Annotation: RNAcentral holds the full RNA, with entries from SILVA. Predicted 3D model of a 476-nucleotide part of an RNA (small-subunit ribosomal RNA, 5' domain) from Phyllobates terribilis. Lineage of the source: Eukaryota > Deuterostomia > Dipnotetrapodomorpha > Hyloidea > Phyllobates. Its mean pLDDT, the model's own confidence on a scale to 100, is 81.
Context: one part of a larger RNA
């Protein structure tokens, strides 16, 4: 000198664009953040008021709740970056092939009885399906031949055609796995290892001690194993001419986590933030028998802290889920609010104006300076106030705008509504006076102050930056 997710002191006009718990991965009031389809299914209810239609819904069944959103605790690891690889899986989507024949049993809902304070159940009977099961039939798979396993469903429509459905082949996109190289500190950590290293046979979508049974005794290490400490990582960001050292907020990619620890179920995909089970700590309800909960989602609260915002508006746009569609849901997202937290452009007036006025300060008492500064004259209206008009953003019939009567435009009004902060011994731009008297104080370094202080304090003046200016902290 530059920089910051900054903080603190004094001060503060308005706009645009960004950014905003760096600390306690502490606790958790309240509301919302994931639903959807009646064109899969049988009942039921409502409306109309005569047999046709419309609407709604708990339940069964489907798809989605593995995305989106948050956080960085753990992790020194094939975690990540980069470059390669082979033994795999893939719902939805696209292309393509040949199919959908016959039959059956139930369980919800509802009804009846019943346990319980509640959460939540138990028994009996009835019933449908794109839910479940069986038979027949194709292909994939394995294999020399063969043999074996093994599928289905319809819906709306007047119909064409459409939406689905089971089995293959290919694609797209995504995921799992392996490996070379790079990736902090410590030797005052030198030996470490028993599923450990390898083989054979099972298991897993797949390779593999990943796991299991048997067999062998190996494997790693001064090119730093093991142990300990610290830490998400990268694109990037800031500094620097570069080399480089520092950093990892916002945005984007990967990873990990979801009160703490463990576990599996379902599923194409999870060992699952707003799912389940077990244990633990904590909080709440209770009839004491037993139950309920998890904000590191968006707001918001307490606490911690130098320190970080609204319990706002809307699905109009972009995107996502479901649906044949209309549409519904969406604290993603689009916006507004708060904060000089940052960057950036603008303003606080322009021109004229010496009796160099009054007043302040200094003084050698002659004067000098604040100072064209003010007053005064004239002009303008960026901003400000009032009134009127008023968008684009909507996606090619039309309709649909939260922002928002916003931006913007036009007219009227009046200089009107708008300047501070730090410094002035040298470094370092800017100096004289008064007070104080090694006191009070100052201070980045050297130092200043003990009666004539340009270094303390005040007023005058000056210098620097400016809606900011100083200080503190950290990095280059």
């Nucleotide at each position: 000198g530059g920089a910051u997710g900054a903080a603190c002191g004094c001060u503060g006009g308005a706009g645009g664009c960004a950014u905003g718990c760096u600390u306690a991965a502490u606790a958790g009031a309240u509301g919302c953040a994931a639903g959807u389809a009646g064109g899969a299914c049988a009942u039921g209810a409502a409306a109309u008021g005569u047999u046709g239609u419309u609407u709604c819904c708990a339940g069964u069944g489907g798809c989605g709740g593995a995305c989106g959103g948050g956080u960085g605790a753990g992790u020194a690891g094939c975690g990540u970056g980069u470059a390669a690889g082979a033994a795999c899986c893939u719902u939805c989507c696209c292309u393509u092939g040949g199919g959908a024949g016959g039959g059956g049993a139930a369980c919800a809902c509802u009804a009846g009885c019943u346990a319980g304070a509640a959460a939540c159940g138990g028994c009996u009977g009835c019933u449908a399906a794109u839910a479940c099961c069986c038979c027949g039939u194709a292909g994939a798979c394995u294999a020399a031949g063969g043999a074996g396993c093994a599928a289905a469903a319809g819906g709306a429509g007047g119909a064409a055609g459409c939406c689905g459905u089971a089995c293959g082949a290919g694609g797209a996109a995504g995921g799992g796995c392996u490996c070379g190289c790079g990736u902090c500190u410590g030797a005052u950590u030198a030996g470490c290892u028993a599923g450990u290293u390898g083989g054979u046979g099972g298991g897993c979508a797949a390779u593999a001690g990943c796991u299991u049974a048997c067999c062998a005794a190996g494997g790693c290490g001064a090119u730093g194993a093991u142990c300990a400490g610290u830490a998400u990582u990268u694109g990037g960001u800031a500094c620097g001419a570069g080399a480089g050292g520092a950093u990892a907020a916002u945005c984007a990619g990967c990873c990990a986590c979801a009160c703490u620890g463990g576990g599996a179920c379902u599923g194409a995909g999870a060992c699952a933030c707003g799912a389940c089970c077990c244990a633990g700590a904590c909080u709440c309800c209770u009839a004491u028998g037993g139950g309920a909960g998890g904000a590191a989602g968006c707001a918001g609260u307490a606490g911690g802290g130098a320190a970080u915002u609204u319990u706002c508006c809307g699905c109009a746009a972009u995107g996502g889920g479901c649906a044949a569609a209309a549409g519904c849901c969406u604290g993603a997202u689009g916006g507004a609010g708060c904060a000089a937290u940052g960057c950036u452009g603008c303003g606080u007036g322009g021109a004229g104006g010496u009796a160099g006025a009054a007043g302040g300060c200094c003084c050698a008492u002659g004067g000098g300076u604040c100072g064209u500064g003010a007053a005064c004259u004239u002009c303008u209206u960026u901003u400000c106030c009032c009134a009127g008009a008023g968008a684009a953003g909507a996606a090619g019939c039309a309709a649909u705008a939260a922002c928002g009567g916003u931006a913007u435009c036009u007219g009227g009004g009046g200089a009107a509504u708008a300047a501070g902060c730090a410094u002035c011994a040298a470094c370092u731009a800017a100096c004289g006076u008064u007070g104080u008297g090694u006191c009070a104080g100052c201070a980045g370094c050297c130092a200043c102050g003990g009666u004539a202080a340009g270094a303390c304090a005040a007023a005058u003046g000056a210098u620097g930056c400016a809606a900011g200016c100083a200080u503190u902290a950290u990095c280059c």